[in-house]
Context: one part of a larger RNA
RNA sequence: CUGGGCGUAAAGCGUGCGUAGGUGGCUAAUUAAGUUAGAUGUGAAAUCCCCGGGCUAAACCUGGGAACUGCAUUUAAAACUGGUUAACUAGAGUCGUGUAGAGGGAAGCGGAAUUUCCGGUGUAGCGGUGAAAUGCGUAGAUAUCGGAAGGAACACCAGUGGCGAAGGCGGCUUUCUGGACACAGACUGACACUGAGGUACGAAAGCGUGGGUAGCGAACAGGAUUAGAUACCCUGGUAGUCCACGCUGUAAACGAUGAGGACUAGCCGUUGGGGGGUAUAUCCCCUUAGUGGCGCAGCUAACGCGAUAAGUUCUCCGCCUGGGGAGUACGGCCGCAAGGUUAAAACUC
Numbered sequence: 001c002u003g004g005g006c007g008u009a010a011a012g013c014g015u016g017c018g019u020a021g022g023u024g025g026c027u028a029a030u031u032a033a034g035u036u037a038g039a040u041g042u043g044a045a046a047u048c049c050c051c052g053g054g055c056u057a058a059a060c061c062u063g064g065g066a067a068c069u070g071c072a073u074u075u076a077a078a079a080c081u082g083g084u085u086a087a088c089u090a091g092a093g094u095c096g097u098g099u100a101g102a103g104g105g106a107a108g109c110g111g112a113a114u115u116u117c118c119g120g121u122g123u124a125g126c127g128g129u130g131a132a133a134u135g136c137g138u139a140g141a142u143a144u145c146g147g148a149a150g151g152a153a154c155a156c157c158a159g160u161g162g163c164g165a166a167g168g169c170g171g172c173u174u175u176c177u178g179g180a181c182a183c184a185g186a187c188u189g190a191c192a193c194u195g196a197g198g199u200a201c202g203a204a205a206g207c208g209u210g211g212g213u214a215g216c217g218a219a220c221a222g223g224a225u226u227a228g229a230u231a232c233c234c235u236g237g238u239a240g241u242c243c244a245c246g247c248u249g250u251a252a253a254c255g256a257u258g259a260g261g262a263c264u265a266g267c268c269g270u271u272g273g274g275g276g277g278u279a280u281a282u283c284c285c286c287u288u289a290g291u292g293g294c295g296c297a298g299c300u301a302a303c304g305c306g307a308u309a310a311g312u313u314c315u316c317c318g319c320c321u322g323g324g325g326a327g328u329a330c331g332g333c334c335g336c337a338a339g340g341u342u343a344a345a346a347c348u349c
Base pairs, nucleotide, nucleotide: 003321004320005319006318007303008302012317014201015200016199017198021194022193023192025088027086028085029084030083031082033081034080035077036076037075038074039073040072041071042070049065050064051063052062053061054060091191092188093187094186095185096183097182098181099180103177104176105175106174107173108172109171110154115149116148117147118146119145120144121143125136126135162169163168206247207246208245209244210243211242215241216240220236221235222234223233258316259315260314261313262312263311266294267293268292269291270290271289272288273287274286275285276284277283298305299304322349323348324347331342332341333340334339
């Protein structure tokens, strides 16, 4: 390389959009690039193969044939692929009416709680633990009542519930805005799928500038524990956590399962829509888009998966190729830095 693979053994890019490329529904006509058949020319000789011949045999030499699976030209065929033209509606999309939703951005508002401050009542403890101590408190704490300030998060509802491409999203109201689904028609007429590069988004932590800081809390300090205790436990506490703008670009970014299409037993839930039984509703049935639990066939090394496939297949991309060295070195690119990304080898087992 081929082959075989990628849920857990090595292996699905964190996720979208999309360029090139690859692939592409149905009908008719046409073309003849691919394709198929024939002809002609060429495909040096030697070699290889077959039948002979010569060295005592063989290697070797040698005659003839076949072959040289190729290329070019030409004649024909027109099913399939491609091109062109015309048409279609089953893919895709647009329009209409509705539905559900923590989908996203901005602004405003709310109550509970913690903390601090002020005032009242009140007196000796509070706090904390396995037990303690550090700590707080007669300068009046803890507790309790009233008031004020400020920041952060939104109990119950809440759900194998919903929405989003993923990351993720949860108080309420307003406003701007994306997507999904259902129903009935009408319209466009293959406009599609995938997607190397590219580009956008991307938890937490971290970085820059400026704010903010209630609680929590790396670092740090103290108290304990212990042989020690740079920890676990306790008392404090700075960055940070929050906001704005910019950067970083990584996660067990997980369903450890790429995207899209088609097909393949059933049963029980649940969310959103539509239709019916039916006559309002409860309830039941059908259907559709999600989301769960079992399970037949099949698959799997097994575990398990099982119409939301890890089944049967088609198209396209990514990735793997013994362990360590190593996701490291060097170089390139990116970054303010931290570092990220691309990515070896020697050596060793």